[in-house]
Notes
Predicted 3D model of a 471-nucleotide part of an RNA (small-subunit ribosomal RNA, 3' major domain) from an uncultured bacterium.
Context: one part of a larger RNA
């Protein structure tokens, strides 16, 4: 000086406790592992891998295998040498390709003859080209402790020195936040503010938005709303507490009250953390192949094992019929109304929309009312049979959905575990990236809306002070 402890002080966190919901159990989804395969391409491995990369695996993606091919090459520049470019079409072949006809003469300079740009093919070598290896050769990008409060620096002072001080100490804070006091006394990156968003009000603006008028046409811009500026919250005002300080309690006023709520925003640094398969890139290896191209098969296998979900076990409930309220996004290769046809997915049809205008658009839990009666049922809905649809050259392997029909486990899951503190959890639907199609994922929106914190003795992980057998 640091590490370290089942020494001590002290403190914080959904760490724990008090609660609510959960996973472990059933069934399917999806990732992993291990089998297993011609091949199941690679990575990612405690936390901080495993619904990850992958915001879409039938072909393509695609990097595996298989087989049947090419060699200046699927891409790039140079040199040379023919032809405009390009269209129609015949045969083999799985295709990749291979081999015939047939039409076609553009552009710019020139009087022509040529030349040149561009694009095609052909030759030869310079190169190309590797998603080949090393992520412990790197660069960028990331995760992680951690949004912890903390990490350094000048000059000065101590110390032989390594270093220490500051920044120890007394109190406060969400904070190395201030405030008091010291050999320190300044200063830097962090902390906070500044920046979006939201909650409330003004001013301006009113069309596609609104309606105190009006059948409308039209008129208004109060109101909702939309977006632009602005106010506003600052311990600013009282009282108490305190060392007269910071600060804390408690209170007016206020739409809001002590960081009001959410985001963005991630210090010095550690793990030889990931990432050569996003891109750069050293170095090494292939170079008639570890390049490239085609067809068709694999990433979709399944005795098993772990992780994340989703649907459930039922009456706070299922079905049936009535009947209400969002918010936030997409739309011209698109969204697609009305109306007709199909139980139904759908199909027809196209109006009116390049959108505060038309659509997607049914919002669902909720509320009325009517069945079931504690049953493996009118709970559950997995699998399997049959016939359909829609995308797509193609849905057999290996897409989604839809009708009929049959109806498996499941009666709340052991040890063990995780999520959460307020419009949050629980629930209930929308949307939207990818994307032809294919969403229980994933990133967003709203609707409805809990219970509980005594409290810090324990367990977890983290500051800070002090010791100490370690280096």
């Nucleotide at each position: 000086u640091g590490a370290c402890g089942g020494g001590g002080a002290g403190c914080c966190c959904c760490a724990c406790a008090a609660g609510c919901g959960g996973u472990g159990g059933a069934u399917g989804a999806u990732g992993u592992g291990g089998a297993u395969u011609a091949a199941u391409u690679c990575g990612a491995u405690g936390c901080a891998a495993c619904g990850c990369g992958a915001a879409a695996a039938a072909c393509c993606u695609u990097a595996c295998g298989u087989c049947c091919g090419c060699c200046u090459g699927a891409c790039a520049u140079g040199u040379c040498c023919g032809g405009a470019a390009c269209c129609c079409u015949g045969a083999a072949g799985a295709g990749a390709u291979u081999u015939g006809g047939g039409g076609g003469u553009g552009c710019u300079c020139g009087a022509a003859a040529g030349a040149g740009a561009g694009c095609c093919g052909g030759a030869a070598c310079a190169c190309a080209g590797c998603u080949g290896c090393u992520g412990c050769a790197u660069g960028g990008c990331u995760g992680u402790c951690g949004u912890c409060a903390g990490c350094u620096c000048g000059u000065g002072u101590c110390g032989u020195g390594a270093g220490a001080u500051g920044a120890a100490g007394g109190g406060u804070u969400a904070a190395g936040u201030c405030c008091c006091g010291c050999a320190a006394c300044g200063a830097g990156c962090g902390c906070a503010a500044c920046c979006c968003u939201u909650a409330u009000c003004a001013u301006u603006a009113g069309u596609u938005g609104c309606u105190a008028c009006g059948c409308a046409a039209g008129g208004g811009c109060a109101c909702u709303c939309u977006a632009a500026u602005g106010a506003g919250a600052c311990u600013g005002c009282c009282g108490g507490u305190g060392a007269c300080a910071a600060u804390c309690c408690g209170g007016a006023g206020g739409a809001a009250g002590g960081u009001g709520g959410g985001g963005a925003u991630g210090a010095c640094g550690u793990c030889a953390a990931g990432u050569c398969c996003u891109c750069a890139u050293g170095g090494c290896c292939c170079u008639u192949a570890u390049u490239u191209g085609u067809a068709g098969g694999g990433c979709u296998u399944c005795a098993c094992a772990c992780g994340u979900c989703a649907u459930c076990c039922a009456a706070u409930g299922g079905u049936c019929g009535g009947u209400a309220c969002a918010g936030a996004g997409g739309g011209u290769u698109g969204g697609g109304a009305a109306g007709c046809c199909g139980c139904g997915a759908g199909g027809u049809g196209g109006a009116g929309c390049c959108a505060a205008u038309c659509c997607c658009a049914a919002a669902a839990a909720c509320c009325c009312g009517a069945u079931c009666g504690u049953a493996g049922u009118c709970c559950g809905g997995a699998u399997u049979g049959c016939a359909g649809u829609c995308u797509g050259c193609a849905a057999u392997u290996g897409g989604a959905c839809u009708c009929c029909a049959g109806g498996a486990a499941g009666u709340g899951g052991g040890a063990a575990u995780c999520g959460u503190u307020a419009g949050u959890a629980a629930u209930c639907g929308c949307g939207g990236a990818u994307c032809a199609g294919c969403a229980u994922g994933c990133c967003g929106c709203g609707g409805u809306g809990a219970a509980u914190a005594c409290g810090u003795u324990c367990c977890c992980g983290g500051g800070u002070c002090u010791g100490u057998a370690c280096a």
It matches the Rfam family "Bacterial small subunit ribosomal RNA". Gene Ontology terms of the family: ribosome and structural constituent of ribosome.